Record summary:
The RNA shown here (c-di-GMP-I riboswitch aptamer) has 86 nucleotides and comes from a Bacillota bacterium.
[in-house]
RNA sequence: CCGACGAAACGGCAAACCCGUGCGAAAGCCGGGGGCGCAAAGCUGCGGCGCUUCGAGGGAGACCUCAUGCGGGCCGAGCUGCCGAA
Numbered sequence: 001c002c003g004a005c006g007a008a009a010c011g012g013c014a015a016a017c018c019c020g021u022g023c024g025a026a027a028g029c030c031g032g033g034g035g036c037g038c039a040a041a042g043c044u045g046c047g048g049c050g051c052u053u054c055g056a057g058g059g060a061g062a063c064c065u066c067a068u069g070c071g072g073g074c075c076g077a078g079c080u081g082c083c084g085a086a
Base pairs, nucleotide, nucleotide: 005084006083012038013037017033018032019031020030022029023028036073042079043078044077046076047075048074049071050070051069055066056065057064058063
C1' cells in the first nucleotide's frame, strides 16, 4: 500500500410512534420531533419480490386483470465510499 475483516474513535444515517391548513386517487413521500437499529441503513427500481389502482381493459353486477405509481431499512446485482486494532 492492497485485500479480507469489524475492535476503538471522529462523525454519519434514522424504525415504530407523535405532529402538519404539506404533496398524492391510493400505496406512499416530504418537513419537524423521536430513536429501534445500521459499516454501506450511501446511490441506482436493472432482475426478483411486495404494496397501491386515479386511469385503462373485461363483466349485468359483485368483482377481476394491468404499473406507467411506490418500497434501496425485503433479496440479488451494479456504482461509489470514512476510520484502522486484533
The coordinates come from a structure-prediction model, not an experiment, and the mean pLDDT is 85.